[in-house]
RNA sequence: CAUCAGCUUCAGGGUAUGUGCAAUUCAUAGCCGGUGGUAAGCAGUCGCUGACUGUAAGUCCACGAACCGCCUUUUCAAGCGGCCGAUUCGGUGAAAAUCCGAAACCGACGGUAGAGUCCGGAUGAAAGAAGUCUUGA
Numbered sequence: 001c002a003u004c005a006g007c008u009u010c011a012g013g014g015u016a017u018g019u020g021c022a023a024u025u026c027a028u029a030g031c032c033g034g035u036g037g038u039a040a041g042c043a044g045u046c047g048c049u050g051a052c053u054g055u056a057a058g059u060c061c062a063c064g065a066a067c068c069g070c071c072u073u074u075u076c077a078a079g080c081g082g083c084c085g086a087u088u089c090g091g092u093g094a095a096a097a098u099c100c101g102a103a104a105c106c107g108a109c110g111g112u113a114g115a116g117u118c119c120g121g122a123u124g125a126a127a128g129a130a131g132u133c134u135u136g137a
Stems, first nucleotide, its partner, number of pairs: 006132005015029004030117002032107002034063004041055006058105002067082004087103005109120003
C1' cells in the first nucleotide's frame, strides 16, 4: 500500500377539498420516488485540444425490501428457491430508454368505506454507504 475478515454509525418519501352514518381508502385536484451501475448534463480542480473528482434514471441493467414455498425451530430470525410494478413521442447529435421539450404510466402484505400517501408487523430486516481498528497473506 492492497485484499479479506471483525467492529461502529447511518441506511424511504408523500394531503387538501367534496359526498357520506362512516373514506388521508371513493370523486376531484395534489404530492412522493430505497441501493449499486450506466450518461453527451451540471459543479469544481489541475500541469486545461484534455484529465480527474463530486453529483445526475421511480419506468434501462442489476440488487434490496415485501409476498409465496422449502428447510430449520418451542417460536422468530438466518439460509435456499420462487415471485418481483411502470415510457412513449418529438428535438439535438457520431452516439441519448439517462440530456432538452411534451404527454403518459407504476407502486407488497394485514387492518379499515375499496389505501403508493393513514395505522400495523417495523425501536425490525436489508441492498449498500461512511468510518475505525486488528489479524493474515